[in-house]
Context: one part of a larger RNA
RNA sequence: CUCGAUGACUCAUAGGUAGUGGCUUGGUUAAGGGAACUCAUCGGAGCCGUAACUAAAUCGAGUCUUCAUAGGGAAAUUUUCACUGCCUAUGGACUCAAACCUGGGUGAUCUAUCUAUGACUAGGAUAAAGCUUGGGUGAAACUAAGUGGAGGUCUGAACCGAUUGAUGUUGAAGAAUCAGCGGAUGAGUUAUGGUUAGGGGUAAAAUGCCCCUCGAACCUAGAGUUAGCUGGUUCUCCCCAAAAUGUAUUGAGGCGUAGCAAUCUACUGGACAUCUAAGGGUAAAGCACUGUUUCGGUGCAGGCCACGAGAGCAGUACCAAAUCGAGGCAAACUAUGAAUACUAGAUAUGACCUCAAAAUAAUAGGGGUCGAGGUCGACUAGUGAGACGAUGAGGGAUAAGCUUCAUCAUUGAGAGGGAAACAAUCUGGAUCACCAACUAAGGCCCCAAAAUGACCUCUCCGUGAUAAAAGAGGUAGGGGUGUAGAGACUACCAUGAGGUUUCCAUAGAAGCAGCCACCCUUGAAAGAGUGCGUAGGAGCUCACUAAUUGAGAGCUCUUGCGCCUAAGAUGAAUGGGGCUAAGAAAUUAGCCGAAGCUGUAGGAUGUAAAAAUGUAUCGGUAGGGGAGCGUUCUAUCUUAGGGGGAAGCACCCGCAUGAGUGGGAGUAGACGAAGCGAAAGUGAAAAUGUCGGC
Repeated sequence: CUCGAUGACUCAUAGGUAGUGGCUUGGUUAAGGGAACUCAUCGGAGCCGUAACUAAAUCGAGUCUUCAUAGGGAAAUUUUCACUGCCUAUGGACUCAAACCUGGGUGAUCUAUCUAUGACUAGGAUAAAGCUUGGGUGAAACUAAGUGGAGGUCUGAACCGAUUGAUGUUGAAGAAUCAGCGGAUGAGUUAUGGUUAGGGGUAAAAUGCCCCUCGAACCUAGAGUUAGCUGGUUCUCCCCAAAAUGUAUUGAGGCGUAGCAAUCUACUGGACAUCUAAGGGUAAAGCACUGUUUCGGUGCAGGCCACGAGAGCAGUACCAAAUCGAGGCAAACUAUGAAUACUAGAUAUGACCUCAAAAUAAUAGGGGUCGAGGUCGACUAGUGAGACGAUGAGGGAUAAGCUUCAUCAUUGAGAGGGAAACAAUCUGGAUCACCAACUAAGGCCCCAAAAUGACCUCUCCGUGAUAAAAGAGGUAGGGGUGUAGAGACUACCAUGAGGUUUCCAUAGAAGCAGCCACCCUUGAAAGAGUGCGUAGGAGCUCACUAAUUGAGAGCUCUUGCGCCUAAGAUGAAUGGGGCUAAGAAAUUAGCCGAAGCUGUAGGAUGUAAAAAUGUAUCGGUAGGGGAGCGUUCUAUCUUAGGGGGAAGCACCCGCAUGAGUGGGAGUAGACGAAGCGAAAGUGAAAAUGUCGGC
C1' cells in the first nucleotide's frame, strides 16, 4: 500500500413546543409508608388551571392612563398529567488531538562540580639553578671544563581529545569508520565509594549538563484541563429551499439581533401589464446666482515718466478693479429639465367545468375549480469570507483576474446545447423511458449532423485569422471645382530676343553674393529672370509661345475593402485540414441543431372530488419537513421450521422507486425465521483514524 474488524449527536435533571393517550363530577401527586417485588395501594403537602388591570392601594368583566363617560394599552380567558419527537439550559455533552498550569513523588549507575581512597603516564630531545675541579684574586667577582636534571619545555606511542576531508545517511553504528590532526609531568588521565534535586542543582558560561528527555527532568493526580481552531461524522426515497447584507460587539475567519429558508395555523385576492395623477432636481442643458476662464472695447486705483513751491495735473505699446460685447467650465453652481424609479388611483386579465337545450356561428352573463401574489402569528434552521458579467459612480493612472458602493443577471446551489478546450458569457431550467417530431443559441467543403444554395457587390491581402498615431498615384464608388476639336494634359521639334553688362554696391557682380526698382520695344511668345553653372563671363535649363500629335486631363472633399507602421523567448496554430471563397457587406428562402417544447407510455407531490378524473408541479448545496428499509437484544414463546440439514459463506436467477428482499444449486454442521410490539453500544470510504493479517 491493500484487505478485514473497530470507530463519532448519548444519558440524567429542568424548561419550551408539536403530536398521541388518560381523566375532565378540574387534572396530578412529592417525600414517605407499603412483612416477595422497582407492584397494587396509601399519602393532597405542593404544582397547573378556574380573572384581569395597575408601580401600588383599591377596584373587578372590567381595569389603567386622564378633567373626561374622549381616545388609547393589555385583558374579556382557559384544562391537566403522562409518553414520544424536536429545541434550549446545566453537566466531558458529537468525536479525535494540544502546547501548558498546579499538587505529590522518583532520579547524579549517563553527565556537571566537589569529596575520600587508589591506579596510570614507552622512547627520544633540550639542558635552568646548584655542586665539583682548573684558571683567576689579598679575598671575591668572573671564567673554562665537567657534574647536575628544572620546565602548565620540545618530539612522539599508550591514554585523553575531536581540526580537515571522504565514506556512511531504510548506516556495521540512534553520532561510527578510514586517512591525516591536538595534548601527552599536567589546570593531566582514570577506577571505586560518597555529596548537591527541578524555579532547584551543577556549570574555566555553551542556556551547557542533570539516565538517547532540558528556555525548566521524569512519574503520577487535578484530567475526558481548555481549544471562537483543523480534520472526521456511517441506510433509502419524496417535498420545499437559502445566505455571504444592515446594526452592535476587546469585534473583524467568532457571536447577538434584524433580513432571507422550512413546517404548522389563520387571513386577504391578486401578480404582471396598460393608462392617468402627484412630488422631485439626476442625465442633458445653461451661465441670471456661487465660483472659475480666454479675447476685444471703455478703463478707477497702482507702476513708469513730465510739469509744478505745493495742492494738483498731462503722457504712457505696463498692470488692471468695475462695466460692455463675444466664447468656455463645475460632485459640494441652477432663472431650465427628461427617461427610468417610487407612491396613489382606474381599467383590463389565464385555463377548464357547468347553467346549456333542436342545427350553425358569435357575444354577454350567473355559479364553481385550478394557477400565480401577499400579510399576521407559533416553532425551529443555516447564513453573516462571496465571485465574475452589464449599467451608474468613488479610490487608483477613466491601470489591474485591483478595490469600495448602488441596480440587475448568472454562478454559488444549475445539468444539457453553442463559444476548439473554458464556475460567472450566449441559449436553456434535467420526474422516468423511447434508435420519434419541431425549434433556441450556433451552424450547413472534410474532420463533423446540415445547400461546394440562390441573388447582388467588394477584397488579392491568406486580409479574413490581434493594435494606434503617422504614411502611400492600392482598388471600387459618390460629391465639388477649373480646363478641353477656337485642340486641353502628355510627348516631340523650335523660339526663349532687343534697350542692357538696368541703377546701386563691389576687386569683379553681365538674369542668377547682396540692396532698390521691376520699365520700354519687337513680336506667336520670351521674367530687368525658375534652377544648375563661371573668379567674372560663357554654357545648360525653366516660365512663356508656335508647329506636329488628337480626347479627355487636372485639383479637392468623402465612403467601402485593402497596404505599411507590426520584434519574444522548447515548435505552432482561423480548433485542424485546407479555402480566392469555404473571406467581407446586403437580401432571400431551406435544412441541421439541446435533458427546451411536442408525441407515446409509466411514476410521484399539491389541490378539488366518494371514485374515475381534471389541473398545476417534480435541478438543487447549507438547511427544514415527510415516509420507510435493515442490524442487535427482548415480549408473544419451551413459536413455525431444523442431521430427510438451521445460521454463516461465496455463486446463479428473479421482484421492488430505493434502502432491500424471494428462490435455486454448492459448501457448512446446530441452531432459528415471518407477523404485531418494546429497547438501543443500530448502518462507514474517508478522520497523515485505531487494532490485526499479508
Molecule: large-subunit ribosomal RNA, domain II
Organism: Gossypium hirsutum